[in-house]
Context: one part of a larger RNA
RNA sequence: AGGAUGUAAGGGAAUUCGGCAAAUUAGCCCUGUAUCUUUGGUAUAAGGGGUGCCUGCCUUGCAGAAGGCAGGUUUCAAUAACAAGGGGGGUCCGACUGUUUAACAAAAACACAGGUCUCCGUAAGUCCGUAAGGAUGAAAAUGGAGGCUGACCUCUGCUCACUGCCAGUACGUGAAGAUCCUGUUCAAGGGAUUUAAGCGCUGGUGAAGAGCGGGCCUAACUCUGAGGCUCUCACGGUAGCGUAAUACCUUGCCGGUUGAAUGCCGGCUUGCACCAAUGAAGCAACGAGAUCCCCGCUGUCCCUACAUUCAGCCCGAUGAACUUGCUACGCGGUGAAUAUGCCGCGAUCUUCUAACGGGAAGAGAAGACCCCACGGAGGUUUACUACAGCCUGACGCUGUGGUAUGUUUUUUAGAGUAUAGUGUAGAUGGGAGCGUCGAAACAGUUUCGCUAGGAGCUGUGGAGCAACAAUGUAACACCAUCCUUUGGAAAUCAUAUCGCUAACUCCGACAGGAGGACACCGUUUGGUGGGUAGUUAGACUGGGGCGGUACGCCCCUGAAAAGAUAUCAGGGGCGCCCAAAGGUCUGCUCAGAUGAGUUAGAAAUUCAUCGUAGAGUGCAAGAGCAAAAGCAGGCUUAACCAUGACCUACACAACAAGGGUCGUGGGUUCGAAAGAAGGGUCUAGCGAACGUCAGAAGCUCCUUAGUGGAGCUCUGGUCUUACAGUGAACUUACCCUGGGGGUAACUGUGUCGUCGCGGGUGAGAGUCCACAUCGACCCCGCGGUUUGCUACCUCGCCGUCGUCUCAAGGCAUCCUGGCUGUGCACAAGCAGCCAAGGGUGAAGGUGUUAACUUAUUAAAGCCUUUCGCUAGUUGGGUUAAGAACGGUGCGAGCCAGUUUGGAUACUAUCUGUUAGAAGUGCGGAUUGUCUGCGGGGAAAGUGCCAUCAGUACGAGAGGAACGUGGCACUGCAGCCUCUAGUGUGCCAGUUGUCUGACAAGGCAUCGCUGGGUAGCCACGCUGUAGUUGAUAAGAGCUGAAAGCAUCUAAGCUCGAAACAACCCCUUAGACUAGACAAUCAACCCUGAAAACCAAUUCCGCAAAGAAUUGGCUGUAGGGGCGAGGGUGCCAAUAGAACAUUGGCUUGAUAGGUUGGUGGUGUAAGCACGAAGCUUCGGCGACGUGUUCAGCCUUCCAAUACUAAAAACCCGAGG
Repeated sequence: AGGAUGUAAGGGAAUUCGGCAAAUUAGCCCUGUAUCUUUGGUAUAAGGGGUGCCUGCCUUGCAGAAGGCAGGUUUCAAUAACAAGGGGGGUCCGACUGUUUAACAAAAACACAGGUCUCCGUAAGUCCGUAAGGAUGAAAAUGGAGGCUGACCUCUGCUCACUGCCAGUACGUGAAGAUCCUGUUCAAGGGAUUUAAGCGCUGGUGAAGAGCGGGCCUAACUCUGAGGCUCUCACGGUAGCGUAAUACCUUGCCGGUUGAAUGCCGGCUUGCACCAAUGAAGCAACGAGAUCCCCGCUGUCCCUACAUUCAGCCCGAUGAACUUGCUACGCGGUGAAUAUGCCGCGAUCUUCUAACGGGAAGAGAAGACCCCACGGAGGUUUACUACAGCCUGACGCUGUGGUAUGUUUUUUAGAGUAUAGUGUAGAUGGGAGCGUCGAAACAGUUUCGCUAGGAGCUGUGGAGCAACAAUGUAACACCAUCCUUUGGAAAUCAUAUCGCUAACUCCGACAGGAGGACACCGUUUGGUGGGUAGUUAGACUGGGGCGGUACGCCCCUGAAAAGAUAUCAGGGGCGCCCAAAGGUCUGCUCAGAUGAGUUAGAAAUUCAUCGUAGAGUGCAAGAGCAAAAGCAGGCUUAACCAUGACCUACACAACAAGGGUCGUGGGUUCGAAAGAAGGGUCUAGCGAACGUCAGAAGCUCCUUAGUGGAGCUCUGGUCUUACAGUGAACUUACCCUGGGGGUAACUGUGUCGUCGCGGGUGAGAGUCCACAUCGACCCCGCGGUUUGCUACCUCGCCGUCGUCUCAAGGCAUCCUGGCUGUGCACAAGCAGCCAAGGGUGAAGGUGUUAACUUAUUAAAGCCUUUCGCUAGUUGGGUUAAGAACGGUGCGAGCCAGUUUGGAUACUAUCUGUUAGAAGUGCGGAUUGUCUGCGGGGAAAGUGCCAUCAGUACGAGAGGAACGUGGCACUGCAGCCUCUAGUGUGCCAGUUGUCUGACAAGGCAUCGCUGGGUAGCCACGCUGUAGUUGAUAAGAGCUGAAAGCAUCUAAGCUCGAAACAACCCCUUAGACUAGACAAUCAACCCUGAAAACCAAUUCCGCAAAGAAUUGGCUGUAGGGGCGAGGGUGCCAAUAGAACAUUGGCUUGAUAGGUUGGUGGUGUAAGCACGAAGCUUCGGCGACGUGUUCAGCCUUCCAAUACUAAAAACCCGAGG
């Protein structure tokens, strides 16, 4: 510092996105209560008064008790604690109570009563289930199910073109099946007819899905447009509302509210893009909903302070986690473009403690935004493909009868008229006969009919008809076969319909009844079918999307003189055409110009000359081309059949189709011939496999008398423009996974078009005059604050706008300071130069930065710092999940459109910073006092008034300055005498309750309330000079270069809040470790061992070895003494630990005690009084006296009563 609390003078929302939080209010009684209203309410509206205790009386009651009246009496305060609404007004939304995202959304979302539409008569409709079966339903249209709307009130307009739904349907289309034809026979196959649902078609339907225009003109001021014209549609938005939860522009305009209003309210309304049950407009009541205003209230704020408690800090005990490559200074530079680690400079003794949170692009979480993946999932649909369901034809289960119509077959009876001809001549053939087995004719009747007649039956009748002839295309009698057509009968089949009952189904009381060949069920046909399922949803790309195609080809430039070569680089083309525009042979020369001719005139027709191509070449561009590759004419088909190699496509690896070049064999055209010709002068004009069609000649298999069929090979046609060719739509903010800094949204880097600033020149403005001031066109720069571009860092994560807090820096200076010019008289300005020390404020609306506004002010500067600052705050905006409006989309959904709601976590390792310590170094030790290299400071800044002076100046109006004095504000530092706050030490009052009562206390926020010492503090008080030096711009002196002039070149004098000092703080780790003074010390005792050296002895021939002594040595070491220091103990002028300071009996250091001072406000006990009551004993709130009492006292003194006892350790010593 923080959490939880308490209290705050003066102001009172100035705070803030927003009164968030807190405060106010509060119970009961009496009184009183607006507006609106659905008459219920709003309403505890609002506002005002009262409230304790004691005594007595009255009323109610059996009583406990309750209510009332009168009198007395106390406090700052009587619901004294606890408990216990702040109030009012306007608007939006939703009628209401209710429900919801357990764990970030309580809402305007859901629900709701009410309204309306649709389905359904029960074997129903809707739903679950493969089915059996079940729910609604022990229900039955006043019922059940589904959709939309959402109380109430006033209402609910137009449109049936589209999509649905419903109904109809002459006709069209329409599957299986059936029938017919065809297929030389059979079969496959083909065709036609018939035909259900569906679709087309016709109509209906909006409280079904939905939709509801544009242009021009017009009234006697203007404006407006009742009105008119025109286009168009299915209809063109009616009532009402309207800058709205909907309005982009927009902070619309006007009015109100405010000093100031991106707010709110009321109007207007040209409604980007309101609008009528996806309901429109109102609306009392209600709302932890959204929003604005007012009153009250307050630490939200000005502006913070104090106190309590927890935690922190310290001690003891116990004892995690995250994290962890190592290391761990600053600045500048560099660098994968923001470095503790690289380079340079600077800084840096070692360690610890408490804090802070700038850095470690801090930790945490393989980024949720963006892109990618031939990743996934949820959702949607007129994506693709299926399936359930539903509708539907046929058949089976499936029988019987009638009627009608129709097909087919059989049978029967008729009809068959051009003209001519006696006349109603169907065709062909036979045919000379046929007829008494009854002709003609007549009567009756039936029937046909071209109206002339024919035919049948019955009766009468009793002999004719053909041939021949004529007419005519055809000649008739009679017979046979057949065609066309009409009628009847029978059988069969089909369709429609009406019956039946026995399959089958249902009901049932098991008597029967209802339905009925239907339905159910099964097989199959067609339709419908996001109800369900599976899947797809291209690439390139200065991120992705939208756009485009740079996705297959050709030409030029780019392309950097071989070849090759990229970009969403620049300029253009192709997806054909031509039977000649091909081949060949021969001939010719073009465009244009000049001249002449012709002509009414003429560019056009004709002639001459010149004419390297300025023409032409089917089409782009480039290349090429003149007895031609151009222009003509003749003859023709090489625009051939096969085959090989190579080039290109695809450079120098591989790679298909396609395109081309050169050959060989065959056959051909032209030409006298040489020769040329495998399309077009060259470079574009193209396409795999599967399938299918056509052709060719072969091969294999089956079969046949012939032949036919299947397969294979080759060639050609038909396709994939995403063009080496997959069969294919949206959406996701409910989203997921894997990845990417290969790729976007912040910052940074680069760049600087844009932006900001400056300069050059000077057209012009400025009465005159470019340059007091302003300055066009053009040109040149600087900056890196705008906006772009870029895609270099970062996607195993650098927290994103604005506010607050704290700032550091730059200067291109807003003020203050010093100057210059002026179109500078003064005053006030304007422009410029120097200058960064200090200052640069408060409000209104808005999330805002910004911009605007108000009142002040000397001024209310511009920028940078990861658009400074989230391991500092906030979370209003943006940018998740809920919800609404407008728009858009068929829809799921979406919108740099709007609106409302919506989790901000981390114990600090290093570094850095602010403080505090320990150790060690500083050539003996110690105690003190200093110096000051250096570091820090803004310690100050500004205004106003007075005087100068109504002076200078000025015609006047006006109106300075230098200097001096005072005051104020802001900042900074210190302090507590005063004032104010706090004051959970303290005193007092008092409520409830408990300790039996009193007294004295506990608890209730310190219970609440009234005061308040010390301390700490601000709102209080005190302090906070300028002078010097060197300079800047500038002003000058002398003075040359340059005989002059010149502030400059040499030299010299001035000159600013800036710089440096004087001032304050700090500082010897200032390694150059400093200086001075004082004190102590330069002493005492004890005292080895090993090794080594030397000597001696023993042993030994010697060497080696062993022992002793001496040296090393009074050495190392040990113990004393010792200036001083520390531990220990009591403490505070100090304080987190530690440190610092004071004291330790030779003592007032702390505690205690006593006294004083101060706070509170008069204790307890006793005595007396007291309204009244009384059983006369007494009871009684309270008052007076004792009593300026009692209690307390972090302050000031006095006093050893208590505790600082003892003791230990370190310490220089040549």

Predicted 3D model of a 1214-nucleotide part of an RNA (large-subunit ribosomal RNA, half B) from Candidatus Iainarchaeum sp. The sequence was found in a public genome assembly. Its mean pLDDT, the model's own confidence on a scale to 100, is 83. It matches the Rfam family "Archaeal large subunit ribosomal RNA".